[in-house]
This record gives sequence, C1' cells and structure tokens, in this order.
RNA sequence: CCCCUUGUAGUUCAAUGGAUAGAACAGCGGACUUCUAAGCCGUUGAUGUUGGUUCGAUUCCAACCAAGGGGACCA
Repeated sequence: CCCCUUGUAGUUCAAUGGAUAGAACAGCGGACUUCUAAGCCGUUGAUGUUGGUUCGAUUCCAACCAAGGGGACCA
C1' cells in the first nucleotide's frame, strides 16, 4: 500500500426494510431472612461517526474511525 470480515446496554448475543431495538448475566431498588447469599418482584442502560437511498434504515450504499484476518513490499 491492496483485499476481506466485524462494530447494537458494563459483558455475551438477537432483531436483514415497518409500530415503542429484545433477552441473559451484571448494576440499582423492593420484598423475604436474625444477617448474608440464592431464588422472587420491579427498574436504569445501547445501534462506531458523518452523509446518501427510501414514505420508512440496526438492516441497503459511500467515506471515515476502531478491532481482527490475509496479501504485497522488506534488494
């Protein structure tokens, strides 16, 4: 320098064009308990950035950013 893949909550994953982006764990609160934990009830929190297409974008397109992989160069 070239090519490919990925980017969603603190973490691990769903949602492939349609209504308010969903779950588990973690966190917080409540109740229970002599106390703690487990289990129970409730609750906070996310689409990498900027544009484009569309009536409508997590989804499609472009650029950039970040992570990973492959190639080239290394004379």
About this RNA:
Transfer RNA from a bacterium, 75 nucleotides, folded computationally. It matches the Rfam family "tRNA". The RNAcentral record of the sequence draws on ENA. Its mean pLDDT, the model's own confidence on a scale to 100, is 80.